[in-house]
Context: one part of a larger RNA
RNA sequence: CGUAGGAGAUUUGAGGAGUGUCGACCCUAGUACGAGAGGACCGGGUUGAACGAACCGCUGGUGAACCGGUUGUCCCGCCAGGGGCAUAGCCGGGUAGCUACGUUCGGACCAGAUAAACGCUGAAAGCAUAUAAGCGUGAAACUGACUCCAAGAUGAGAUCUCAAUCUCGAAAGAGGGAAGGGUCGUGGGAGACUACCACGUUGAUAGGCCGGGGGUGGAAGACCAGCAAUGGUUGGAGCUAACCGGUACUAAUCGCCCGGA
Numbered sequence: 001c002g003u004a005g006g007a008g009a010u011u012u013g014a015g016g017a018g019u020g021u022c023g024a025c026c027c028u029a030g031u032a033c034g035a036g037a038g039g040a041c042c043g044g045g046u047u048g049a050a051c052g053a054a055c056c057g058c059u060g061g062u063g064a065a066c067c068g069g070u071u072g073u074c075c076c077g078c079c080a081g082g083g084g085c086a087u088a089g090c091c092g093g094g095u096a097g098c099u100a101c102g103u104u105c106g107g108a109c110c111a112g113a114u115a116a117a118c119g120c121u122g123a124a125a126g127c128a129u130a131u132a133a134g135c136g137u138g139a140a141a142c143u144g145a146c147u148c149c150a151a152g153a154u155g156a157g158a159u160c161u162c163a164a165u166c167u168c169g170a171a172a173g174a175g176g177g178a179a180g181g182g183u184c185g186u187g188g189g190a191g192a193c194u195a196c197c198a199c200g201u202u203g204a205u206a207g208g209c210c211g212g213g214g215g216u217g218g219a220a221g222a223c224c225a226g227c228a229a230u231g232g233u234u235g236g237a238g239c240u241a242a243c244c245g246g247u248a249c250u251a252a253u254c255g256c257c258c259g260g261a
Stems, first nucleotide, its partner, number of pairs: 001152001006162006015149004021049007033038001051106005059100004066093005071086006110144003117137004166175003180258004184200005205251003208247005214240003221234005
């Protein structure tokens, strides 16, 4: 821009893309077959490999905004307690998120029409013949079935809902202006930007605060024991990021623009 009026939702599916794999074991059955050795078709069940998708409850990884330990040195006047620097100084853990080595699931079943192949009926050609007319069986390939995209499918589809007016004027026309959208702002398990999604006081969108969870692992101070290093008690203490919930304290103010019935 189009989809012959404007919007907001919900859809159909022409068409396209994806998937499509392969073992082992058990039963049938030591059966059929075979002198024996050996050893099935068909059918049923179980369990895997690789591959793929989703997810983070479990097991782990990461986690430079969390907690603790510790070395050297400088500083906060000193002690104590802290801060800076040294690869994040080094070391031990670790929330959310993201993840695999973790978990769950998938390939299927079934149908149609077929290939090679195998048949039925059957003449030409009194026989024979699966073929000439006709009718079947039959593959991971093909078409469906399963998953995803999809009406720019210009052949532009469908359904539901919303607004469908007022003023001046004789008219032409002028003014106001609906549904709805945007701008702007607060943000996001959305994201390069954009887009998308949530929210904007009739408000829990983000921050703060409060409570909880999770993490760390026993704070400081004081007291007690010990000559001291240190240990114990107060006390599962103190501190705590992205998690869960609550709460208008802060910021989403007020507006403006498009639209044109």

Large-subunit ribosomal RNA, domain VI from Candidatus Velthaea sp., 261 nucleotides, folded computationally. The full RNA is in RNAcentral, with records from ENA. Model confidence (mean pLDDT): 89 of 100. It matches the Rfam family "Bacterial large subunit ribosomal RNA". The organism belongs to Candidatus Velthaea, within Bacteria.